[in-house]
RNA sequence: CCAGAUGACUGGGCGAUCGCGGUGCGGCAACGCAUCGAGGAAAGUCCGGGCUCCACGAAGACAGGGUGCCGGGUAACGCCCGGCGGGAGCGAUCCUAGGGAAAGCGCCACAGAAAACAAACCGCUGCGCCAGCGAUGGUGCGGUAAGGGUGAAAAGGUGCGGUAAGAGCGCACCGCCUUCGCAGCAAUGUGAAGGGCAUGGCAAGCCCCACCUGGAGCAAGACCAAAUAGGGAUGGCAUAUGGCGUGUCUUUGCGCUGUCAUCCGGGUCGGUCGCGUGAGGUGUCUGGUAACAGGCAUCCCAGAGGAAUGAUCGUCGCCUUUUGUGCUUGCAUAAGGGGAUACAGAACCCGGCUUACACGUCAUCUGGCCUU
Numbered sequence: 001c002c003a004g005a006u007g008a009c010u011g012g013g014c015g016a017u018c019g020c021g022g023u024g025c026g027g028c029a030a031c032g033c034a035u036c037g038a039g040g041a042a043a044g045u046c047c048g049g050g051c052u053c054c055a056c057g058a059a060g061a062c063a064g065g066g067u068g069c070c071g072g073g074u075a076a077c078g079c080c081c082g083g084c085g086g087g088a089g090c091g092a093u094c095c096u097a098g099g100g101a102a103a104g105c106g107c108c109a110c111a112g113a114a115a116a117c118a119a120a121c122c123g124c125u126g127c128g129c130c131a132g133c134g135a136u137g138g139u140g141c142g143g144u145a146a147g148g149g150u151g152a153a154a155a156g157g158u159g160c161g162g163u164a165a166g167a168g169c170g171c172a173c174c175g176c177c178u179u180c181g182c183a184g185c186a187a188u189g190u191g192a193a194g195g196g197c198a199u200g201g202c203a204a205g206c207c208c209c210a211c212c213u214g215g216a217g218c219a220a221g222a223c224c225a226a227a228u229a230g231g232g233a234u235g236g237c238a239u240a241u242g243g244c245g246u247g248u249c250u251u252u253g254c255g256c257u258g259u260c261a262u263c264c265g266g267g268u269c270g271g272u273c274g275c276g277u278g279a280g281g282u283g284u285c286u287g288g289u290a291a292c293a294g295g296c297a298u299c300c301c302a303g304a305g306g307a308a309u310g311a312u313c314g315u316c317g318c319c320u321u322u323u324g325u326g327c328u329u330g331c332a333u334a335a336g337g338g339g340a341u342a343c344a345g346a347a348c349c350c351g352g353c354u355u356a357c358a359c360g361u362c363a364u365c366u367g368g369c370c371u372u
Stems, first nucleotide, its partner, number of pairs: 001368009012316007020037007039343001043354002046352005051217004064213005069083005084098001085096004099208002104206002106202003121148002123144009156174006175197001176195008221273004231264007242257005280299008318339010
């Protein structure tokens, strides 16, 4: 210098003018003054909590849902940290739904003889018979699973021996299983002995095992409380052969029960609280590999309601470009021109995850090339 890996940061600064929201003070009011006013994701609403109400005597079991290598962290988690196994990469490093398939059931497309109590298509091979002088060919009964072929996967792999041909049939190494030892908290790693190999794959199929698990959500919920209508209590007045309704009138039938005053209680409109001192921020020290925990100091930092947090100008910074100067020849400096500024907007709060993001910055590491 080029190519890459990992972790983290930033998300323009200052000033002027105008504008918006909360709170406090002043003012009868209009308004004025002071002060505070979005994010790293405020987003998706996926996971876990706080808080609130409902349900529930306690414990357990079953069903349903979830999680799934080991250890640790945490209020908790499906999150985070560290480690193990497997896979990818030359490497830094990255990915990993990673319990159980010798409890049971089920499935394994196409191809293939056969997809799991094995089986035999092409082959290889023994014996008999037939043909042939023979080599050999055909056929019947057997043996075989080496070789070929199919498939994602074919009943341990490689080699030597062995055999008619073959075969864990025998042996060596590797793998596998069982037992034991050593290291480690553990996952796991490693060594020895024995076993000739039994146990194909799928649990992101049912299932088994271990652990976790009530429901609904701030439109939760609590309080205050109009007008109108309706309900109740008490009292006064009226009174039933009454009054009102049944479209109108009569008869008959059916249904309902007046008015005034005072008081009480419920709901609705509306208002207040919930609502920001919190698993809080910053700095520093201590413990820990780390996640994280603890001590000390310091700070108070939006609140809301259909929703304020903005705009313009100047200047600095950033990117790019022109000219001049200097030299270490691609950098420094001076003057000028042009340009860009992302993703996105709190609404009960917190911890995560995921997704989006212009111009940029820093640290550590890997591979390659060049120079000394």

Bacterial RNase P class A from Robiginitomaculum sp., 372 nucleotides, folded computationally. The organism belongs to Robiginitomaculum, within Bacteria.